Context: one part of a larger RNA
RNA sequence: GAACGAACGCUGGCGGCGCGUUUUAAGCAUGCAAGUCGAACGGUAUACAGUGCUUGCACUGUAGAGAGUGGCGAACGGGUGAGUAACACGUAGGUAAUCUGCCUUUGGGAGAGGGAUAGAUUAUGGAAACAUAGAGUAAUACCUCAUAAGGUUUAAUCACGGGAGUGGUUGAAUGAAAAGCGCAAUUGUGCUGCCUGAAGAUGAGCCUGCGGUUCAUUAGCUUGUUGGUGGGGUAAAGGCCUACCAAGGCGACGAUGAAUAGCCGGCCUGAGAGGGUGAACGGCCACACUGGGACUGAGACACGGCCCAGACUCCUACGGGAGGCAGCAGCUAAGAAUCUUCCGCAAUGGGCGAAAGCCUGACGGAGCGACGCCGCGUGAACGACGAAGGCCGAAAGGUUGUAAAGUUCUUUUCUUGGGGAAGAAUAAGGUAAUUAGUGGAACGAAUUACUGAUGACAUUAACCAAGGAAUAAGCCCCGGCCAAUUACGUGCCAGCAGCCGCGGUAAUACGUAAGGGGCAAGCGUUGUUC
Numbered sequence: 001g002a003a004c005g006a007a008c009g010c011u012g013g014c015g016g017c018g019c020g021u022u023u024u025a026a027g028c029a030u031g032c033a034a035g036u037c038g039a040a041c042g043g044u045a046u047a048c049a050g051u052g053c054u055u056g057c058a059c060u061g062u063a064g065a066g067a068g069u070g071g072c073g074a075a076c077g078g079g080u081g082a083g084u085a086a087c088a089c090g091u092a093g094g095u096a097a098u099c100u101g102c103c104u105u106u107g108g109g110a111g112a113g114g115g116a117u118a119g120a121u122u123a124u125g126g127a128a129a130c131a132u133a134g135a136g137u138a139a140u141a142c143c144u145c146a147u148a149a150g151g152u153u154u155a156a157u158c159a160c161g162g163g164a165g166u167g168g169u170u171g172a173a174u175g176a177a178a179a180g181c182g183c184a185a186u187u188g189u190g191c192u193g194c195c196u197g198a199a200g201a202u203g204a205g206c207c208u209g210c211g212g213u214u215c216a217u218u219a220g221c222u223u224g225u226u227g228g229u230g231g232g233g234u235a236a237a238g239g240c241c242u243a244c245c246a247a248g249g250c251g252a253c254g255a256u257g258a259a260u261a262g263c264c265g266g267c268c269u270g271a272g273a274g275g276g277u278g279a280a281c282g283g284c285c286a287c288a289c290u291g292g293g294a295c296u297g298a299g300a301c302a303c304g305g306c307c308c309a310g311a312c313u314c315c316u317a318c319g320g321g322a323g324g325c326a327g328c329a330g331c332u333a334a335g336a337a338u339c340u341u342c343c344g345c346a347a348u349g350g351g352c353g354a355a356a357g358c359c360u361g362a363c364g365g366a367g368c369g370a371c372g373c374c375g376c377g378u379g380a381a382c383g384a385c386g387a388a389g390g391c392c393g394a395a396a397g398g399u400u401g402u403a404a405a406g407u408u409c410u411u412u413u414c415u416u417g418g419g420g421a422a423g424a425a426u427a428a429g430g431u432a433a434u435u436a437g438u439g440g441a442a443c444g445a446a447u448u449a450c451u452g453a454u455g456a457c458a459u460u461a462a463c464c465a466a467g468g469a470a471u472a473a474g475c476c477c478c479g480g481c482c483a484a485u486u487a488c489g490u491g492c493c494a495g496c497a498g499c500c501g502c503g504g505u506a507a508u509a510c511g512u513a514a515g516g517g518g519c520a521a522g523c524g525u526u527g528u529u530c
Base pairs, nucleotide, nucleotide: 001530002529003528004527006526007525008524009523010522013376014375015374016373017372018371019369020368021334026332027331028330030329031328032327035072036071037070040069041068046063047062048061049060050059051058052057079287080286081285089211090210091209092208093207094206095205098204099203103200104199105198106197107196108195109194111145112144113143114142121134122133123132124131125130151174152173153172154171155170156169157168158167159166160165179192180191181190182189183188213259214258215257220250221249222248225247226246227245228244229243230242231241232240262284263283264282265281266277267276268275269274289310290309291308292307293306312323313322314321315320340366342365343364344363348362349360350359351358352357379409380408381407382406389400390399391398392397414467415466416465417464418463423457429451430450431449432448433447434446435445474519475518476517477516478515479500480499481498485514486513487512488511489510495502496501
């Protein structure tokens, strides 16, 4: 000199864009943060209308909450950096050792049956959480049979490959499925979904070379350890696991141990080389009160799922139960220190749904904080041989100083008022046209054009009008380094200080004043890095 997720002191007008618990991975009241689908299913409280009418019931129609079965999602999105010195990350490769829901392209197929169960109901136990029993019901829930390939397993054979393998032909065995909504009304037909192949895309698993901390006042470490064979296990190679066999494997090119630490793109500094760092934003990893475990599933060993153990907190009728903010707000504690228990799904994105739509503390916004960067303003012009006051000087005078007053002007800002963009693209629906194919036809599908709701922010931005200089300047320094000096007070006191140093009676170094210098809505100090 530059920089900062800063803090502290004094001061503080506005706007834009960013940033905001670096400490205690400490504990948490309350609310919200993951649902959705009635076009999978049975069924219904309730409301309205109608009919019957025994006048408070039954039936029919329309709308239809909540709960339940089932499907998809909940493995994304959001948070944090505790652990981790490791194939965790970065980079370059491998997978002839692998999986991949939804999506795209392209083949083939969906035949016949069955038994349950929740909800609802009837009882029972319990303070509650919840649980048990009886009879009974539905499905795209579950099961059986059939059929099936270029799928899977396996045998023979041929081709290719350096090879563990890959592909073809033949044979054997094996294993699927679900309907819903329209349109027609004699079989049918369209869309969505279902089953089974192939290919792609996307996402993931695993393996390897190289790279990036400190300590030798850590020198030896290792028994599933190193390798082999058989077996098991996994989507998959492998001591991943197991039985047997061999005795290996690593290490001064630093093993092992200890300490510290998430890694990177980047960021800061520097002419560069380098040094420091890993806040915000983006990629990867790990974690979700602590430790362990599996279940479901395409995907988890799962933050707002389950089970066990532990610590802590809460409820209890003492028998037993409930919980997990390192999601968004917010609270307590800690600390030098870090915000609103706000608005909205209008946009972007995500989940579900045929769609309308619902959900979304992701996100979009607003609020608080000079925490940072950038921009603007706090007026402009004229105005005296120069008012008053202050300060200096013995005086003359000098200085503050065109500064003020005064005159003229402007209105960025400000106050009041006014109308007022863009962010909204289109969706459903409607109109018209075209295309593909099926069909007896229709509905439908795809494409295009036109039309067609929706704004949290928002009393928005920008603009116009009126008013009036009106609403707006501080902080640090003045001995040298270092830009800017005098007076008074003090008297090695009080104090200053980054270093040198200053102060003991004439202090340009302390305190105050006047003047001056620097920066400016900031200025100084402290801390840290280069």
Annotation: This is a predicted structure of a 530-nucleotide part of an RNA (small-subunit ribosomal RNA, 5' domain) from a metagenome. The full RNA is in RNAcentral, with records from SILVA. It matches the Rfam family "Bacterial small subunit ribosomal RNA". The coordinates come from a structure-prediction model, not an experiment, and the mean pLDDT is 83.